[in-house]
RNA sequence: AUCGUUAAAGGGCAAACCCUCCGAAAGGCGGGGACGCAAAGCCACCGGUCUACGGGACCCGCGAUUCGCGGCUCCACGACAGCGGGGUUGCCGGG
Numbered sequence: 001a002u003c004g005u006u007a008a009a010g011g012g013c014a015a016a017c018c019c020u021c022c023g024a025a026a027g028g029c030g031g032g033g034a035c036g037c038a039a040a041g042c043c044a045c046c047g048g049u050c051u052a053c054g055g056g057a058c059c060c061g062c063g064a065u066u067c068g069c070g071g072c073u074c075c076a077c078g079a080c081a082g083c084g085g086g087g088u089u090g091c092c093g094g095g
Base pairs, nucleotide, nucleotide: 002095003094012037013036017032018031019030021028022027035082041088042087043086045085046084047083048080049079050078054075055074056073059071060070061069062068063067
């Protein structure tokens, strides 16, 4: 420098769920808790997924008169790194 079919030791992280707070939501911080994880460390670059405050289109309904509300539908500028790829850093032991 590089590799993971992989044993050990010391450790590490923490899904669901519960509680507090933040957020329109998805989701996130912290505490408890462990399903799992060898990058389940970090980064939204590509694909994917989730959400739709706000914004847009069409039609429908109601009120009303050229507008409002509701339904329907589209959009990420929001989010997920524990969906995959990519980038980047890295502990112990072994080859």

Background
A computed fold for a 95-nucleotide RNA from an uncultured Pseudomonadota bacterium, annotated as c-di-GMP-I riboswitch aptamer. Rfam family: c-di-GMP-I riboswitch aptamer. Rfam links the family to the GO term cyclic-di-GMP binding. Its mean pLDDT, the model's own confidence on a scale to 100, is 83. The model forms 90% of the base pairs in the Rfam consensus.